[in-house]
RNA sequence: ACAAUGGAGAGUUUGAUCCUGGCUCAGGAUGAACGCUAGCGGAAGGCCUAACACAUGCAAGUCGAGCGGUAUUUGGUAGCUUGCUACUAGAGAGAGCGGCGUACGGGUGCGUAACAUGUGUGCAACCUACCCUUAUCAAGGGGAUAGCCAUUCGAAAGGAUGAUUAAUACCCUAUAAUAUAUCAGGUGGCAUCAUUUGAUAUUGAAAGCUACGGUGGAUAAGGAUGGGCACGCACAAGAUUAGCUAGUUGGUAAGGUAACGGCUUACCAAGGCGAUGAUCUUUAGGGGUCCUGAGAGGGAGAUCCCCCACACUGGGACUGAGACACGGCCCAGACUCCUACGGGAGGCAGCAGUGAGGAAUAUUGGACAAUGGGUGGGAGCCUGAUCCAGCCAUUCCGCGUGCAGGAAGAAGGUCUUAUGGAUUGUAAACUGCUUUUAUAUAGGGAUAAACCUACUCUCGCGAGGGUAGCUGAAGGUACUAUAUGAAUAAGCACCGGCUAACUCCGUGCCAGCAGCCGCGGUAAUACGGAGGGUGCAAGCGUUAUUCGGAAUUACUGGGCGUAAAGGGUGCGUAGGCUGUUUUGAAAGUCAGGUGUGAAAUUUCUCGGCUCAACCGGGGCACUGCAUUUGAAACUUCAGAACUGGAAUUCGGGAGAGGGUAGCGGAAUUCCUGGAGUAGGAGUGAAAUCCGUAGAUAUCAGGAGGAACACCGGUGGCGAAGGCGGCUACCUGGUCCGAUAUUGACGCUGAGGCACGAAAGCGUGGGUAGCAAACAGGAUUAGAUACCCUGGUAGUCCACGCCGUAAACGAUGAGUGCUAAGUGUUGGUCUCAUAAGAGAUCAGUGCUGCAGCUAACGCAUUAAGCACUCCGCCUGGGGAGUACGACCGCAAGGUUGAAACUCAAAGGAAUUGACGGGGGCCCGCACAAGCGGAGGAACAUGUGGUUUAAUUCGAUGAUACGCGAGGAACCUUACCCGGGCUUGAAUUGCAGGAGAACGAUACAGAGAUGUUGAGGCCCUUCGGGACUCCUGUGAAGGUGCUGCAUGGUUGUCGUCAGCUCGUGCCGUGAGGUGUCGGCUUAAGUGCCAUAACGAGCGCAACCCCUCUCUUCAGUUGCCAUCAGGUAAUGCUGGGCACUCUGGAGACACUGCCACCGUAAGGUGUGAGGAAGGUGGGGAUGACGUCAAAUCAGCACGGCCCUUACGUCCGGGGCUACACACGUGUUACAAUGGCCGGUACAGAGGGACGGUGCAAUGCAAGUUGCAUCCAAUCUUGAAAUCCGGUCCCAGUUCGGACUGGGGUCUGCAACCCGACCCCACGAAGCUGGAUUCGCUAGUAAUCGCGCAUCAGCCAUGGCGCGGUGAAUACGUUCCCGGGCCUUGUACACACCGCCCGUCAAGCCAUGGAAGUUUGGGGUACCUGAAGUCGGUGACCGUAAAAGGAGCUGCCUAGGGUAAAACAAGUAACUAGGGCUAAGUCGUAACAAGGUAGCCGUACCGGAAGGUGUGGCUGGAACAUCUCAUUU
Repeated sequence: ACAAUGGAGAGUUUGAUCCUGGCUCAGGAUGAACGCUAGCGGAAGGCCUAACACAUGCAAGUCGAGCGGUAUUUGGUAGCUUGCUACUAGAGAGAGCGGCGUACGGGUGCGUAACAUGUGUGCAACCUACCCUUAUCAAGGGGAUAGCCAUUCGAAAGGAUGAUUAAUACCCUAUAAUAUAUCAGGUGGCAUCAUUUGAUAUUGAAAGCUACGGUGGAUAAGGAUGGGCACGCACAAGAUUAGCUAGUUGGUAAGGUAACGGCUUACCAAGGCGAUGAUCUUUAGGGGUCCUGAGAGGGAGAUCCCCCACACUGGGACUGAGACACGGCCCAGACUCCUACGGGAGGCAGCAGUGAGGAAUAUUGGACAAUGGGUGGGAGCCUGAUCCAGCCAUUCCGCGUGCAGGAAGAAGGUCUUAUGGAUUGUAAACUGCUUUUAUAUAGGGAUAAACCUACUCUCGCGAGGGUAGCUGAAGGUACUAUAUGAAUAAGCACCGGCUAACUCCGUGCCAGCAGCCGCGGUAAUACGGAGGGUGCAAGCGUUAUUCGGAAUUACUGGGCGUAAAGGGUGCGUAGGCUGUUUUGAAAGUCAGGUGUGAAAUUUCUCGGCUCAACCGGGGCACUGCAUUUGAAACUUCAGAACUGGAAUUCGGGAGAGGGUAGCGGAAUUCCUGGAGUAGGAGUGAAAUCCGUAGAUAUCAGGAGGAACACCGGUGGCGAAGGCGGCUACCUGGUCCGAUAUUGACGCUGAGGCACGAAAGCGUGGGUAGCAAACAGGAUUAGAUACCCUGGUAGUCCACGCCGUAAACGAUGAGUGCUAAGUGUUGGUCUCAUAAGAGAUCAGUGCUGCAGCUAACGCAUUAAGCACUCCGCCUGGGGAGUACGACCGCAAGGUUGAAACUCAAAGGAAUUGACGGGGGCCCGCACAAGCGGAGGAACAUGUGGUUUAAUUCGAUGAUACGCGAGGAACCUUACCCGGGCUUGAAUUGCAGGAGAACGAUACAGAGAUGUUGAGGCCCUUCGGGACUCCUGUGAAGGUGCUGCAUGGUUGUCGUCAGCUCGUGCCGUGAGGUGUCGGCUUAAGUGCCAUAACGAGCGCAACCCCUCUCUUCAGUUGCCAUCAGGUAAUGCUGGGCACUCUGGAGACACUGCCACCGUAAGGUGUGAGGAAGGUGGGGAUGACGUCAAAUCAGCACGGCCCUUACGUCCGGGGCUACACACGUGUUACAAUGGCCGGUACAGAGGGACGGUGCAAUGCAAGUUGCAUCCAAUCUUGAAAUCCGGUCCCAGUUCGGACUGGGGUCUGCAACCCGACCCCACGAAGCUGGAUUCGCUAGUAAUCGCGCAUCAGCCAUGGCGCGGUGAAUACGUUCCCGGGCCUUGUACACACCGCCCGUCAAGCCAUGGAAGUUUGGGGUACCUGAAGUCGGUGACCGUAAAAGGAGCUGCCUAGGGUAAAACAAGUAACUAGGGCUAAGUCGUAACAAGGUAGCCGUACCGGAAGGUGUGGCUGGAACAUCUCAUUU
């Protein structure tokens, strides 16, 4: 200096993550509508639906200066039936002839997919009234006609006849040519041609009026304006519309038109359009512009402007400069109205207005004052165009509803940890101020005003200026001033996240909310209300539509291995793209100029309304089109050349490439014969089946069909499908080497053509094995399956169809480029010989860098970097379905939707969990053993049942001799009955009374009530302590919620795990550490290592026990000494020993040997009391089970308050057909009974433990004594010894029952224990199944303690005595740990999930039929009308012309056949969605038969089986490659 002003995301799939992908939200806009609310002004806008029907009024007239005349009215005169006629003068225009206008203005968007519109060209193929300019002219005649008058028809609308009259109406003659025709010449052009000069012939004009100023008329030429026609380009959707077309395409000739043209007709030719989308169908006025968007785009076409089309529906012409005519005509049709029934009238998609339709859209207003239009000479008249007003928050813009002060932080409301506080809140009250707005009054008649009239100036053919007068609907306007007084003025939506804004109450999956995710099942910031808050504000929300966000159709700007998506494969047409050099052209491209791109709009700037919206002036822009002048790099076109792409030639090579014919051996089956005897076959186990009529096994011979072992290999060939014994013939492709030739001949490839596994189909053969269907046998709850025995299509051949597969590398074809390494196949070359190395070309594998990818992975054979062409995708389901079309013999294939429904469906990877996946390891887990349970009786707990009540809880493991470590009353929570209500217990305050306490007696079942002998203490003299009564504040609840909680506990599990910091890896979830190897009881250690460390767990520290030492020595002990007894540590004494209880020691793989790197392991090792954590206990990580407990306690919330509280009596928790759990006692001789006899430990003890003596058969009782405890209680029993019993329901076993007693206790009836006598049941070792235990353990024996008056204790917790067996081992069952793998599971396999059937709802397909619609075709009929013919009648001197008749075409009508589209339908088919329905279990793990794809058959259903294919299958083995040694 130039340019630019411009781009945000979020929620939702998961346990979590990344990606893909849809759905939803935040923004803008609207001709809007609805709900709630509402003070004012300005500027805009206002039937989007029924182009549905319209009452009423208005919307196009004007000219007497064209005409004949004069309706009407005013004055005068006359007549007179005083309200009529005649005459006259003025005003005036009603009706009529004539001129101009009515083709503009205004409305609407039906039709139209078209030269309709937009843009740009062309007309040498055209017209144009009024207006302007130029030139010339306007001479002479004629006959009618309306009106008026008379008669007449008709209900009316409207006519008919006769007479008569005028014109700027009409006709004839004259004059006028640059018109037409012919001839001769000149000039020009893109072709047809245009233009011009001369001559001849033919045809065609006129109008007047006047106020004398003018104005009007005719012809020709030009201009301007407006139109007409043609062309290039642009301008919806559908191919489930692919062929369309007979005036169709072209030519010649004629007609017609303002003009070109099949526009029309005749003849000739057979063309024309179409995949660059014809034809058909559906939808639609187009543009300037408007909304949105960063833009590119997408959507729209209201208001304003331009164009088009239409005017009740359809057709038609007339008039005219212009129409095929919105407020004209004719005809047909539908509808409405009038009617005297004979006939007539009408067209609001003009302005108002009405009805109807609809969610929805205004006044039957004022004025021509302005702008504009028509007419007129003009004044003027007309103008629902227009200018204004009215209604409506419909939109945009502006203003207001007050401002300042004011803390007792008022009252009230709400909340609360509650009498304290917080918030509403300076908010209010209160004080001061202001007056926009409002109301009232007054001013203001601002501006838009100039026309016009009169005068005047410049000047004069026209026009312009000045002065004066006159004209305002809006309008009582805008605006200004004064007065009054905070006076007149705030709502709506929202508050779980997205998304700004939070609490209480009510409700209790109800009522309801919801844009998406989702809230609501008793503590809802999500429902309803309230308080508070947030947002916007005269509006706020909702709904609808549209753009954005959405890069979610991707031109800008996407993808296709696994998420949706590569065609099964090739050949090849059109098309697209295309190597090197050079020359030319200039289509694309780039630059400059010119024209155009209307205005408005948008934008910048200046200005006017007080500002703004709004409006005005100026500029930019309008990215376009056309034309012109240049440039030549690239693309294109044309020419010339080249060899690198491609192809050909020559020589070698490999190969399951294809086709045809022939040949071969092994095996299966069958047949024949031999030999031989009882089985064979088959399976998890069996059976069906074969076999004494001789099978199987074996030998020999024969028949026949199908397939080709070994070689064989991520080896080879082929486009893919696919191809495998050997030989011959025919044949395609490919690789290598080398020379030469052609000279871009190439790549891709929509349609098209060809090939195309298996299954299947047709015809004819063939058939050994195998084998859908089928049959039988098994299995099973069933088994239409898996297994077995058979077995038909088929598998094979020939010919012809089909055309699909997980037709896969889930990866289209071609070309070029981009690190390496290592195998292997084919060829060639080199080397120092070679079983080697190197180089190179073409294949085929693996590993891996950069790069890419969501990740997994790909990686010179790309999924990398680029280019070209083709195919395909756009949420899941419905559905590869329906309909249609094409193909097929059929099966079916190809193409291929919608309604409806969901908020997901999906890919990769992560962490878990799980697996009838794998590996490693552990545990009384199994195994090996011992003893039990399950059978009996009893005890006890539970379920169930019962009951007035059988209180409640615990319920797989982890409830069931559990809470309960002790239910006769109490306990006690349950039931019945009787009582109390500040209450049974605790406590504050106020008032009153009294000691408290209470013997006794009475009533009562008792609680309780009545009675009331007796009976105070302290004091500061106020009173206090205690009790009762009244009132009050607290009570009380074993009522509910363990799913609101604390605390505690069980279980996994005493299993070895669970985590963190920093670092590193990964986009991330997450991983690593914690994995691997070895080891351990152990995440215990060692080694290795992108990890290094640490924490909670493990272990250790603690307690008991085992050995020893030391200290101490009573209540313990007694070796030595002494004493003593019937006997005893009884006594003195002693503390040595035992023991007691303090302190220590010891054990650590420390030593040895072997193995091992180490950690560590092993050993009848040594030593030692003990040996590898010596034994036992306490100790329980992060967490799981919404595990258990509101009844142990505590506690939130809810509930009861003369009761769900509390007291009492009685009952119940102890019931009893039954089922289960845990135990006891047994079934006996390893025993029972009797007698004798030995040895513990640990505890308890005064409301107690006991001894002794006496007594009783005993339980026990009585008396005396001892112990507050190493002192007393204190003696164990199994054992051992002897005797007896002799295998039995017994001398086993002891239940049950009868009788008699004892003890505790207020009380043993329901409902205690014990003793004695008698009675003497079941039971002879226990089915399926199941429990405990690995050493001082199991088993067995007794003893003690807690609770407790007593005890239902056989339970629980402890103590000691005696004292075994077995473990090969880890295949299996159960549980657990680690690693790995698969997963569609994550509420986590008690998971998930498929299909039929049944029920309800919804949309859709088919369907005998039926209804409707638009379009086309053929035939018949055919109005008006143009054109043609005729025209005896009219007309005239003759004519022109006309009436009439008729032909063609045609709107409409009718008939017929068919197609298309839409609706409806008995019945029917599948689909979707629903609550916890029924049947099975197909899929996900090896899903229990691996799954899936195509095809065929079969089956209630998922599905099963056959055949071929795929890995998107687990595990194991093997092979190959890579890595390491």
Molecule: small-subunit ribosomal RNA
Organism: Bergeyella sp.